[in-house]
Context: one part of a larger RNA
RNA sequence: CUACGUUGAAGGAACUCGGCAAAUUACCUCCGUAACUUCGGAAUAAGGAGGCCUUGUCUUUGGGCAACCAAGGGCGAGGGGCACAGACCAGGGGGUGGCGACUGUUUACCUAAAACACAGGGCUCUGCGAAAUCGCAAGAUGACGUAUAGGGUCUGACGCCUGCCCGGUGCCGGAAGGUUAAGAGGAGAGGUGCAAGCUUUGAAUCGAAGCCCCGGUAAACGGCGGCCGUAACUAUAACGGUCCUAAGGUAGCGAAAUUCCUUGUCGGGUAAGUUCCGACCUGCACGAAUGGCGUAACGACUUCCCCGCUGUCUCCAACGUAGACUCA
Numbered sequence: 001c002u003a004c005g006u007u008g009a010a011g012g013a014a015c016u017c018g019g020c021a022a023a024u025u026a027c028c029u030c031c032g033u034a035a036c037u038u039c040g041g042a043a044u045a046a047g048g049a050g051g052c053c054u055u056g057u058c059u060u061u062g063g064g065c066a067a068c069c070a071a072g073g074g075c076g077a078g079g080g081g082c083a084c085a086g087a088c089c090a091g092g093g094g095g096u097g098g099c100g101a102c103u104g105u106u107u108a109c110c111u112a113a114a115a116c117a118c119a120g121g122g123c124u125c126u127g128c129g130a131a132a133u134c135g136c137a138a139g140a141u142g143a144c145g146u147a148u149a150g151g152g153u154c155u156g157a158c159g160c161c162u163g164c165c166c167g168g169u170g171c172c173g174g175a176a177g178g179u180u181a182a183g184a185g186g187a188g189a190g191g192u193g194c195a196a197g198c199u200u201u202g203a204a205u206c207g208a209a210g211c212c213c214c215g216g217u218a219a220a221c222g223g224c225g226g227c228c229g230u231a232a233c234u235a236u237a238a239c240g241g242u243c244c245u246a247a248g249g250u251a252g253c254g255a256a257a258u259u260c261c262u263u264g265u266c267g268g269g270u271a272a273g274u275u276c277c278g279a280c281c282u283g284c285a286c287g288a289a290u291g292g293c294g295u296a297a298c299g300a301c302u303u304c305c306c307c308g309c310u311g312u313c314u315c316c317a318a319c320g321u322a323g324a325c326u327c328a
Base pairs, nucleotide, nucleotide: 001323002322003321004320005319006318007317008316010314011313014312019309027051028050029049030048031047036041038157052079053078054077055076056075057074058073059072060071061070062069063068080084092307093306094305095304097302098301099299100298104116105115120155121154122153123152124151125150126149132141133140134139158294159293160292161291163224164223165222168221169220170217171216172215173214174213177212178211179210183206184205188201189200190199191198192197225243226242227241228240229239252286253283264280265279266278267277268276
C1' cells in the first nucleotide's frame, strides 16, 4: 500500500452525479396511531412504555373427598450488572411529485425498468368440412370447441370521458355506365391453285375480376390553418373582414419523461436552489383507446425535502486477518 473486518474525539452529508457504502432500526406485550381512500386499507403508520432476579399480597381456571398439584392474572416491595428481546437472529422512519393500476414476465453472461404481460374495454373476421395456421396432398391444429365460441388487431384496473374531418390510403357495399384478357365472332384482305380447296391475316360486335365511377366507414392508416382590423388611459380583443381547407385541436392538461429561446416569470422551500413543489400560458413541437385527465393500494423504478443515524466527509488514525514488501 491492497483486500476483508473492528473501533474512533468534536462536528454530522459539509462527501458525492446521487447518503453509493456503512451506521441507525429490528423480537414480544401494552398504550397510541394522520392525510387520503376503491371503506378493504393506509398501519408494524408515526410515537411511547415494559421485558432479568428475589419477595409480599389479592385473585382466576382446571384436577382432587381433602391435603394439595398445575396453569395464569392484578397490585406492591426490594436486588445486582456497563449492558436484562444481554450472544445469534432480527423493518430506519416520514413528507411530496413522475411513471406504471396491482401479483407477475424480461435482455442465461453489462440494462429488471416507466419495457412485456395482465383483468377490463373496443373494432374486425368466422354459421362449422368455421375463420385462421401447418402441409404438394392425405391429413392435422383450431376443437372431441360452436358466436356467452374461436382467430386477428388496438387499448390496458377503477373513476370522469373519448370532440371535428371520409379529400388521400385502406376496408366494406353498389344487378347501371366506362375500360378490358383469354375466348366467341367473323365483314373483309393476302399467298397458292384451272378449280374444289389449303393457308395467313383480320374490322365491327359479345366478353370476368380488377381499375375508373357512386356511396359508407376513423377505438381503420391518418389529419385537425393563415393574414388584417377593432372597446372612452394603456394593454388586450368578446367582435368584424379576408384567403385557404376534407376539417381547422373540443374537454382536459400544459416550461411537462414533451419548452428550443430557458436557469421563462411569480410564489414556496435554503443564508445561498440550472434540480424540486405550486401557479401563469408566449403549447419552437400536449391532446383524447399510436387513448386524455385524475386516482386509493402496490414498486429491489425515478425526482425533491425532512427526522434519526453514522469515518461518506472535515481528516484521518489505531488494531485484527491475509497478501504485497525486506531479509533468511
About this RNA:
Large-subunit ribosomal RNA, domain IV from an uncultured bacterium, 328 nucleotides, folded computationally.